[in-house]
Glycine riboswitch aptamer from uncultured Dysosmobacter sp., 86 nucleotides, folded computationally. Of the family's consensus pairs, 88% are formed in the model. The organism belongs to Dysosmobacter, within Bacteria.
């Protein structure tokens, strides 16, 4: 000082009500999936040059499948801690 998966600590946000229950109907976005831009020594086409399909392509964007709307639990991301390598 740097690097990268799991692990350990520590922070960690959002969004509900009703009902004896069944369930009803609102809502949330930061596990996790899914899609999109820009680019591209990438194909393929026509050609004046640059244009038009394909394919690849990030997220806290955006969908809300799952997940979540007392707590607990989880939780992206941050910090230290440990690992390597110099």
């Nucleotide at each position: 000082a740097c690097g990268a998966a799991a692990c350990u600590c520590u922070g960690g946000a959002g969004a509900g009500c009703a009902g004896c229950a069944a369930u009803g109907c609102a809502c949330c976005g930061a596990a996790g999936g899914g899609g999109c831009a820009a680019c591209c020594a990438g194909g393929c086409g026509a050609g004046g040059g640059u244009c038009g399909c394909c394919g690849g392509g990030a997220a806290u964007c955006u969908c809300u499948c799952a997940g979540g709307u007392c707590a607990c639990a989880g939780a992206a991301c941050a910090g230290a801690g440990g690992c390597g390598u110099a």
The coordinates come from a structure-prediction model, not an experiment, and the mean pLDDT is 80. Its Rfam family is "Glycine riboswitch aptamer". Its family is annotated with glycine biosynthetic process in the Gene Ontology.